Molecule: Bacterial RNase P class A
Organism: Fimbriimonadaceae bacterium
RNA sequence: GGAGUUGGCCGGGUGGCGGCCCUGAUCAUACGGGGAGGAAAGUCCGGACUUCAUAGAGCGCAGCGCCCUGGGCAAUCGGGGACGGGGUGACCCGAUGGAAAGUGCCACAGAAACAAACCGCCCGCAAGGGUAAGGGUGAAAUCGUGAGGUAAGAGCUCACGGCCCGUCACGGUAACGUGCGGGCGGGCAAACCCCGCUGGAAGCAAGGCCAAAUAGGGAGGAGAUGACGCGGCUCGCCGAUCCUCCGGGUUGGCCGCGUAGAUAAAUCGCCGCACAAAAACAGAAUCCGGCUUACAGGCCAACUCCACUG
Numbered sequence: 001g002g003a004g005u006u007g008g009c010c011g012g013g014u015g016g017c018g019g020c021c022c023u024g025a026u027c028a029u030a031c032g033g034g035g036a037g038g039a040a041a042g043u044c045c046g047g048a049c050u051u052c053a054u055a056g057a058g059c060g061c062a063g064c065g066c067c068c069u070g071g072g073c074a075a076u077c078g079g080g081g082a083c084g085g086g087g088u089g090a091c092c093c094g095a096u097g098g099a100a101a102g103u104g105c106c107a108c109a110g111a112a113a114c115a116a117a118c119c120g121c122c123c124g125c126a127a128g129g130g131u132a133a134g135g136g137u138g139a140a141a142u143c144g145u146g147a148g149g150u151a152a153g154a155g156c157u158c159a160c161g162g163c164c165c166g167u168c169a170c171g172g173u174a175a176c177g178u179g180c181g182g183g184c185g186g187g188c189a190a191a192c193c194c195c196g197c198u199g200g201a202a203g204c205a206a207g208g209c210c211a212a213a214u215a216g217g218g219a220g221g222a223g224a225u226g227a228c229g230c231g232g233c234u235c236g237c238c239g240a241u242c243c244u245c246c247g248g249g250u251u252g253g254c255c256g257c258g259u260a261g262a263u264a265a266a267u268c269g270c271c272g273c274a275c276a277a278a279a280a281c282a283g284a285a286u287c288c289g290g291c292u293u294a295c296a297g298g299c300c301a302a303c304u305c306c307a308c309u310g
Stems, first nucleotide, its partner, number of pairs: 001306010013273006020035005037281001041292002044290005049203004056235004061199005066081004071077001082096001083094004097194002102192002104188003118135002120131004143161006162184005168179004207255004217246006229237001
């Protein structure tokens, strides 16, 4: 000097004019005060709060899944670590319980994809026998490479490496790592499943209050041998109304609702000055804790790599 990685901050200030929403004081006006975010987004998790409602158990269904921790009410979240993968690296990603309980799938190609031999190699006059090293097919073919050995070959034997198992030794709280011993025909559980843990449902258009109006209408059915109720089913609990069709009335206001608090939805436009980047993603609707996604310019800090110079 260049290229990157991770984290953080800003995303406007000030003055004037005009416009919009809320609010103080008012009948009103003047005047005063206030007026979107780092993600407000996605609705992916969790919670506060509200109702069912007096409210339990089992099945089923759904979700989570390496270890430790407590930041935390909780979270599928945060922090630290292990293992696997990518990268020269700083770092980034996670398809992270179990394939030795069982069932199932691996199309096509290929001889063969839970087991077999097409070509080839060796033995043999031939019939036939042996073989899985070489070739071919494929995402994947008796763990890989090399050496020895053999009629030709093969974990047949050995060395190194890979994977699996272990009442073994050492280190670590642990996941796990290193050694030692035994073994070697795969992959998929984000296939069904097994194991462990967790889970009532719905949601502010939840829900509550006031006012007003009408037809306490008509027909059918179920019900103490138990209606309705609890996301589905069963048991249990409760204890009297409930379901369907036709027809009529109401569609208003207040609360919930908050230092922005609207209710079809407000915070904008112009000009000047300084700075100089003012451009990007983008707009609250009950509130809070996370996660994920979007975008762009400037600034700050730490770390990594490359080149040059001393």